RNA sequence: AACUGACCAGGGCAAACCCGGUGCGAGCCGGGGACGCAGAGCUAGAGGUCUCGCAAGAGUGAGAUAGCUCGGCUCCCAGU
Repeated sequence: AACUGACCAGGGCAAACCCGGUGCGAGCCGGGGACGCAGAGCUAGAGGUCUCGCAAGAGUGAGAUAGCUCGGCUCCCAGU
C1' cells in the first nucleotide's frame, strides 16, 4: 500500500417517535430517544425516489434525499 471484516481495543454515529424552531413542501436544525450502521464520515457527479412550479400532453425547470444504488475523497482497529 492492497484486500478482508470473523476475533481484539478505543470508540463513533443515530431510525421511528416526542418537544422546540424553520421551510409552500419534500425536508432541515437543536434537544430527548435507539431501529440499526465497518464508513450510518464527507461529497448531489450519474441514476432512483420525493417536493414545488410550468405544460393539453410528452415532458421540463428548480429543490430535497448520502440511513436508496453506483461513483469520487477520506478514515480507527485487527487479520491476511
Predicted 3D model of an 80-nucleotide RNA (c-di-GMP-I riboswitch aptamer) from an uncultured Solirubrobacteraceae bacterium. The prediction has a mean pLDDT of 88.